[in-house]
Order: sequence, then structure tokens, then C1' cells
RNA sequence: GAAGCAGGCCGGGCAGCCGCCUGAACAUUCUGCUCGGGAGGAAAGUCCGGGCUCCAAAGGGCAGGGUGCCGGGUAACACCCGGAUCCGGCGACGGAUGGAAAGUGCCACAGAAAAUAAACCGCCCUUUUCAGGGUAAGGGUGAAAAGGUGGUGUAAGAGACCACCGCAGAUCUGGCAACAGGUCUGGCAUGGCAAACCCCACCCGGAGCAAGGCCAAAUAGGAAAGGAUGCAGUUGCCCGCUGCGUUUGACUUUCGGGUAGGCCGCGCGAGCCUGCCGGCAACGGCAGGCCAAGAUAGAUGGCUGUCGCUCUCUCUAAAAAAGGGGAGUACAGAACCCGGCUUACAGGCCUGCUUCCAAA
RNA sequence: GGCGGUGUAGCUCAGUUGGUUAGAGCACGCGGCUCAUACCCGCGGAGUCGCAGGUUCAAAUCCUGCCACCGCCACCA
Repeated sequence: GAAGCAGGCCGGGCAGCCGCCUGAACAUUCUGCUCGGGAGGAAAGUCCGGGCUCCAAAGGGCAGGGUGCCGGGUAACACCCGGAUCCGGCGACGGAUGGAAAGUGCCACAGAAAAUAAACCGCCCUUUUCAGGGUAAGGGUGAAAAGGUGGUGUAAGAGACCACCGCAGAUCUGGCAACAGGUCUGGCAUGGCAAACCCCACCCGGAGCAAGGCCAAAUAGGAAAGGAUGCAGUUGCCCGCUGCGUUUGACUUUCGGGUAGGCCGCGCGAGCCUGCCGGCAACGGCAGGCCAAGAUAGAUGGCUGUCGCUCUCUCUAAAAAAGGGGAGUACAGAACCCGGCUUACAGGCCUGCUUCCAAA
Repeated sequence: GGCGGUGUAGCUCAGUUGGUUAGAGCACGCGGCUCAUACCCGCGGAGUCGCAGGUUCAAAUCCUGCCACCGCCACCA
């Protein structure tokens, strides 16, 4: 210098004018003024996980759902970190992941045969032929064909036998484990699909801030149907519990009536920053410092100037640099909060590493 | 803001233990019938199965992520 791999960050600055929401103080009074604060890395999709609230501080069983190599982190997770095996890449690095030997099911077409193995062609033997027997080496079909390579052996062949590799079982060593390595034994016995049912291990009660609590206003405490070992909590079932009710009617459905207001929840939290310590790391601990949006038809903005960045055009010019003109400057926007994932994103910056080329 | 559902031809819909030609009706085009039109009869075209990736030999169907559309949910008595 070229080509790549992995990770992190920024995502307009300044000035003027006009506005919006909000906290505190003051004045006055329902406005004014002063000081302070005012979107994001994804606020998004609502795909996971939790906090919080109510249902009984939430219980037992079934059903159902989720996760899936191993270990760790965490409030928790489908997230993160570290490791294992296999695959891809020269490499940095990336991707995949329980069980098919518990059982059931499926494997279209083609093919002889699609899974208690099988004889279509071929090969060998018998036979005049027909046919019968042996054979899984070879051909052919298919996504997939019953251990692989080499040899011995045989009529031809074949784990029939042997060596190595693979596989299975037992055992030893190392490792928390996934797993790795070694020794012995067995000629080998069973292909794929579990994002098919299922099995194994672990986890999951339901609803959601329109949760939930308080105040205020208004109306017709209305009508019809159903309704009792009933109904609601309990959004699939059973048990249990609590409450209401059994004809003076609990509750459900439909129709109708009224309101369209305020406050809390709601901004101190698994919070942020810095330093030290433990840990390979994710992360944890300690100390110090900081308080940083809260709207409710929904504030956080608009215009102008200038600078910056990118692209492009023209002129001078060998080229570069410089000057001038034009265009662009993204995705998007809190609505109870937090941890993740995923998706969108003009343009730009930084760090580490790999391979190749060149020079010293 | 929260919750739930749908997407297959121009329109309305089928499509099951995943199987390889993806169908039906209406509409459209052509031909026939008729003097002509309609009805009727025959033939035909038209599909990235919303999009992308994955599992599988094989995906409209199973899994994941996006996109579009639709519906429900206030309080009082």
C1' cells in the first nucleotide's frame, strides 16, 4: 500500500428572531416575570424477559406453552460471556447444536428393494432350453441403498478372515461439565425427518397503567331474554378458597340513559459518571460524586444567516491545491418503567487483528 | 397506549397427518348458438400463495423476522 475480519462511537456547530411544555421563587392573580430543565440509538416492531398494580402475597393436579451441546453471569430471559464438537475459510474469523438403540408415524416420483432388508441388469454354478440355486464386488434409480480403503480368500463373491480408519460396549486418566486421550473386547447389530407426534431435563398462575386508587358532575338504580348442586374472582378443565345469591332475582347477554372533568399512580431507578479491587470475560464488590423530559390530542419546534461534511458542475491548470455556483445533510420521535433481541438509518470517525505485495 | 385476527387470480373464497400440474364461482378474451343482444355451450389467459430468510429430498402448508389491513378495550348508575 491492497484486500479483508472483528468491535466500538458520532450522527450537525454557532448567532439572531418568533414560539411550545414543565419545576421552583416572586408579583399579582388565573396571568405576568426571573432562574433552571426539555427525545433516541433505535424513543420503532411489541418479539422475549422482569419490576409494578389488581385478582386470595396466588394454592394442588391435568391440559397447554416455552427453552434445548456444557459451564458461568443476571431480577429474569429466547439475552450476554467463556468453553466443547463438527462444518466453511490460507487466515483473522464465521456458522450449526438434546434424544432416531423408548414407542408411533412419514419418506411423493423413480427404483428389484425405502428399512423384521432386498435379486432388475450383471457375475458364478447346475441345466439343451425353460428354470433353479449362490452372490450385495460392479451397473442402474433416487435427496437418501445397508461400514470405508487395501489384501487374503472363493466357482463367483461377501467382515467369511486380516491390517488401518470408522462404529458400539466396558474400563482408566484429565476436566465441575460438554468432551478429549489411552487400553481391552465385539466383526459390525438398527438410513433420514423430532421448525412430525413424542421422550428427557429445566422453566411458566391470569390480566394488564384503558392495571389500579381517590374526588367531582350528570342520568331513567331503566327495558327485554336467560337464570339456581347457581354466579363471579378463575380468559381450557377438575379440586380447594373467598364473595354474592336462591324467585323480594346474585349474575350473564342485548338494547337504552349519563359523563367526555381533575388528582394520584409518574419520574431516585436492577439509575448515571469516575476511581480502585476480584474475575480470561460477561459481570460483581467498595468508595466518591450527580439528579438528568413528563406531555394528555399530546410540548421538546420554526425561519434566517454563517460554518462544517458529502456529491457534482464550470474556469485557470499537466496534475494537485485553491477560488466560485448548485444539490444533499439520514432513520425516526418518549406516553408506567427497566434489561435484551430484531428491524430502519444520509454521512463520518476510531481501535485491534489477518493475508498478500514492496522497501529498510 | 394495550390486546387479538387476517393476507391465495381483477373480486369472493377452497386448499390436512408437507408430495412436485395450486383449484372453484363471478368477471375478462375468443369461438359456437341467434337476424341481433342476453341466456346457454365450448375453449383460453390471468398467481413472485403479502415480503425475506431458515428446517426438509421437497414448503401455500412448519419455524423466525419484517410489511399491509381489520376488529376489540374509557368511566358512572
Model confidence (mean pLDDT): 80 of 100. Predicted 3D model of RNase P RNA and transfer RNA as a complex of 437 nucleotides. It holds a member of the Rfam family "Bacterial RNase P class A". From the family's description: Ribonuclease P (RNase P) is a ubiquitous endoribonuclease, found in archaea, bacteria and eukarya as well as chloroplasts and mitochondria. Its best characterised activity is the generation of mature 5'-ends of tRNAs by cleaving the 5'-leader elements of precursor-tRNAs. Cellular RNase Ps are ribonucleoproteins. RNA from bacterial RNase Ps retains its catalytic activity in the absence of the protein subunit, i.e. it is a ribozyme. Isolated eukaryotic and archaeal RNase P RNA has not been shown to retain its catalytic function, but is still essential for the catalytic activity of the holoenzyme. Although the archaeal and eukaryotic holoenzyme s have a much greater protein content than the bacterial ones, the RNA cores from all the three lineages are homologous -- helices corresponding to P1, P2, P3, P4, and P10/11 are common to all cellular RNase P RNAs. Yet, there is considerable sequence variation, particularly among the eukaryotic RNAs. Identified in Yersinia as Ysr151/RnpB.